[in-house]
RNA sequence: GGAGUCGGCCGGACAGCCGCGCCGCCUAUGGGCGGGGAGGAAAGUCCGGGCUCCACAGGGCAGGGUGCCAGGUAACGCCUGGGCGGCGCGAGCCGACGGAAAGUGCCACAGAAAACAGACCGCCCAAGCGCCCCCCGGGGCGCCGGCAAGGGUGAAAAGGUGCGGUAAGAGCGCACCGCGCCGGUGGCAACACUCGGCGGCACGGCAAACCCCACCCGGAGCAAGACCAAAUAGGGGAGUCAUGGCGUGGCCCGCGCCGCUCCCGGGUAGGUCGCUCGAGGCGCGCGGUGACGUGCGUCCCAGAUGAAUGGCUGUCCACGACAGAACCCGGCUUACAGGCCGGCUCCCUCU
Numbered sequence: 001g002g003a004g005u006c007g008g009c010c011g012g013a014c015a016g017c018c019g020c021g022c023c024g025c026c027u028a029u030g031g032g033c034g035g036g037g038a039g040g041a042a043a044g045u046c047c048g049g050g051c052u053c054c055a056c057a058g059g060g061c062a063g064g065g066u067g068c069c070a071g072g073u074a075a076c077g078c079c080u081g082g083g084c085g086g087c088g089c090g091a092g093c094c095g096a097c098g099g100a101a102a103g104u105g106c107c108a109c110a111g112a113a114a115a116c117a118g119a120c121c122g123c124c125c126a127a128g129c130g131c132c133c134c135c136c137g138g139g140g141c142g143c144c145g146g147c148a149a150g151g152g153u154g155a156a157a158a159g160g161u162g163c164g165g166u167a168a169g170a171g172c173g174c175a176c177c178g179c180g181c182c183g184g185u186g187g188c189a190a191c192a193c194u195c196g197g198c199g200g201c202a203c204g205g206c207a208a209a210c211c212c213c214a215c216c217c218g219g220a221g222c223a224a225g226a227c228c229a230a231a232u233a234g235g236g237g238a239g240u241c242a243u244g245g246c247g248u249g250g251c252c253c254g255c256g257c258c259g260c261u262c263c264c265g266g267g268u269a270g271g272u273c274g275c276u277c278g279a280g281g282c283g284c285g286c287g288g289u290g291a292c293g294u295g296c297g298u299c300c301c302a303g304a305u306g307a308a309u310g311g312c313u314g315u316c317c318a319c320g321a322c323a324g325a326a327c328c329c330g331g332c333u334u335a336c337a338g339g340c341c342g343g344c345u346c347c348c349u350c351u
Base pairs, nucleotide, nucleotide: 001347002346003345004344005343006342007341008340009339010338012316013315014314015313016312017311018310020037022035023034024033025032026031039322043333044332046331047330048329049328050327051221052220053219054218063217064216065215066214067213068082069081070080071079072078083097084095085094086093087092098212099211103210104209105206106205107204120151121150122147123146124145128143129142130141131140132139133138159177160176161175162174163173164172178201179199180198181197182196183195184193185192186191225273226272227271228270235264236263237262238261239260240259244258245257246256247255248254280299281298282297283296284295285294286293287292317320
């Protein structure tokens, strides 16, 4: 200098003027002063939790989710570290990564055969049978058969290489490699081993097919939920007051209904709370490889409900992306013009 990889950060800057909504103080209701006013994703609403109401003894079934191991956390499908497999020269990246000798099922096309293996081409006639040739030692062809080494099909064909062996072959035998089981050693574990023994090898793939195993999971959501509370129309109770009206009744009392007066309660409009101080931010120390935990100090940082966060001017630059809160928090995913910082790797060159 070039190429790459991982992590973190910024997201026009400054000033003036005029607005918008929130809070506090002062005014004496007109306003004034001060403070603070979107994001790293506020987004998708995909996971997890807090909070609220409802349901609920406990257990099981059903259903859903998660799925190598250990740790972190309020919790997680997240994060950290490790293991294994794959990719990369490397820094590093990717992986739904439990179980296929519990059972069931599937494996298109091609191919003889796709899982209790099989024989299209091919190889072999040692044994048995038949025919032919013959220099009588044998040779050739076929049947019955043998084989799975080679070819061919396929995503996948029942260990690989070599030697021996054989009629030809074959873990048929042997050596090495691979594989399985048991043990040992290391590790909390997943797992690893240049460790020992046994077994010729004991049967492919798919579980984001059913299924099995282990663990986890009650439902709905701030329009949750709580409180205050008109007008009008219902409801409940008391009274019957000039003894008001109607019914029952021959009449009075009584009873019922209506009216009137007073009281109570529910709900609607409307208002208040929930509402933002929190698993909180920042700095330093300590423990830990790390995620993270903890101690001290310090800070208060949007809370609207027709719903604010905007506009104009000036100067400057690299000319400004994706996008905007609505109960809160932890993650994941997705979108993003341009720029800054740091660790590490590879290549080239110079000293």